RNA sequence: GUGCCUGUAGUUCAAUGGAUAGAAUGAAAGAUUCCGGUUCUUUUGAUUAGGGUUCGACUCCCUACAGGCAUA
Numbered sequence: 001g002u003g004c005c006u007g008u009a010g011u012u013c014a015a016u017g018g019a020u021a022g023a024a025u026g027a028a029a030g031a032u033u034c035c036g037g038u039u040c041u042u043u044u045g046a047u048u049a050g051g052g053u054u055c056g057a058c059u060c061c062c063u064a065c066a067g068g069c070a071u072a
Stems, first nucleotide, its partner, number of pairs: 001071007010025004018055001026044006048064005
């Protein structure tokens, strides 16, 4: 360079084109405890960027960007 795949919370993963994008874990605060751990409650936090199709896009299409694999 060419081809293919992937991109969602700090992390690991969900989400038939249709309700306010959910869960686990993490973090913060509180309860419990002499202290810590465990347990319980609350809070926090995300669709890589731009454009298009559609009544409606995480999902489909195009381009760019980032990562991975293959190839000489």